[in-house]
About this RNA:
Two RNAs folded together computationally: RNase P RNA and transfer RNA, 461 nucleotides in total. Its mean pLDDT, the model's own confidence on a scale to 100, is 75.

RNA sequence: AGGGUGGGUCGUCUGAUCGCGGCUGGCGACCGUUCGCGGUCGUCGACCGAGGAAAGUCCGGGCACCGCAGGGCAGGGUGCCAGCUAACGGCUGGGCGCGUAAGGCGACGGCACGUGCAACAGAGAGCAGACCGCCCCGAGGUUGCCGCCAGGCAGCAAGGGGUAAGGGUGAAACGGUGCGGUAAGAGCGCACCAGUGCCGCUGGAGACAGCGGCAGCUAGGUAAACCCCACCCGGUGCAAGGUCCGAAAGGGAGAAAGAGCUUGCCCGGCUCGCUAACAUCUCCGGGUCGACCGCACGAGGUGCAGGGCAACCUGCAUCCCAGAUAGAUGAUCAGAGCCAUCCUCGGGUGGCGACAGAACCCGGCUUACAGACCCACCUGCACC
RNA sequence: GCGCCCGUAGCUCAGCUGGAUAGAGCGUCUGACUACGGAUCAGAAGGCCAGGAGUUCGAAUCUUCUCGGGCGCACCA
Repeated sequence: AGGGUGGGUCGUCUGAUCGCGGCUGGCGACCGUUCGCGGUCGUCGACCGAGGAAAGUCCGGGCACCGCAGGGCAGGGUGCCAGCUAACGGCUGGGCGCGUAAGGCGACGGCACGUGCAACAGAGAGCAGACCGCCCCGAGGUUGCCGCCAGGCAGCAAGGGGUAAGGGUGAAACGGUGCGGUAAGAGCGCACCAGUGCCGCUGGAGACAGCGGCAGCUAGGUAAACCCCACCCGGUGCAAGGUCCGAAAGGGAGAAAGAGCUUGCCCGGCUCGCUAACAUCUCCGGGUCGACCGCACGAGGUGCAGGGCAACCUGCAUCCCAGAUAGAUGAUCAGAGCCAUCCUCGGGUGGCGACAGAACCCGGCUUACAGACCCACCUGCACC
Repeated sequence: GCGCCCGUAGCUCAGCUGGAUAGAGCGUCUGACUACGGAUCAGAAGGCCAGGAGUUCGAAUCUUCUCGGGCGCACCA
């Protein structure tokens, strides 16, 4: 150089004019008044006005209500260790495994609790198995040879047995190599290697790592299968919930002595009721589609200093940074910058795009994204 | 805004829980029957189970992320 890894920033800017939403100050009019002022409307001016994901709604929290939320079961979630945090399934650091490396990824507790599952193929699929092969026996049989005619030897083979070394099947077949051993084989024995368990020592806060000894020679996979272990979780969501104005019929039917609510169930608790209703529930029917609060100062942003490897924490300074309600955040012009293109090298022409758009708020994750810029780092083998 | 559910052949659905051959009815096509058509009979085609990734020997099925569609939820007396 080529190739590769990780992280960060921006995602047009400035001015003018017009327009929209909010907020605030001045002036004017009207209304109310406890005479301090307050409200409404109009007009003029200042200021603010989408995002890195506002998205998906996947987690976690704030906040609010649910009659109390207390116990048990069920259910759901998380899952190496430690830390951060309001909390988390997030983040940071570490351990282990894979990668040459930078670095990335890991639902990364437990199949030596128990239960279950594994099609097809294959002899055999769970503490397995004999199809081919290898080896032993092989009466009687058969073939050949020898024979002193009594028989003997060798081969083949039905049959019986051994064997997991080899072949073959499969996603997966009960450690690997070598030597010994054996009829042939086999952790059957031994040495080395890999792995597991137990014990001890060392390092570490821990996960874990290293070393030594012993054992058995070896325990298979699957828990995003039930399950076991540890920890966590009450429900509902701003259409929560509260205040005010107005309208309307609590009109009809049903439920049961009990009913209903509190999370699915039970206990416990609470509310109402016991012969009938504006207590509750269901259905039909009736009315409204308004205003305000919640709701914009917050686990807030920026800068500096200190602590910490870091996530993060602490202190000081400074800033105020959208609040719409069918939903404002736009348009035009000029200039700068960037990109593309053309030529006479200085200009002309065109464009500023992608993903997308607040709706109670916040911390994360995930997903989408035209284009531009910056930083840090790695590079084994082979080739030049 | 919030909550919940679904996606399998052209259409309507089963299979998913409990993993191993993707099925049924209607429709389409071809043939038979008929003078012709319908009905009937026989046969065939048509799917990578909405898409991606993961777990697993193996995924329509389990997990996760997207995409698309559907349903419900206001207040008052």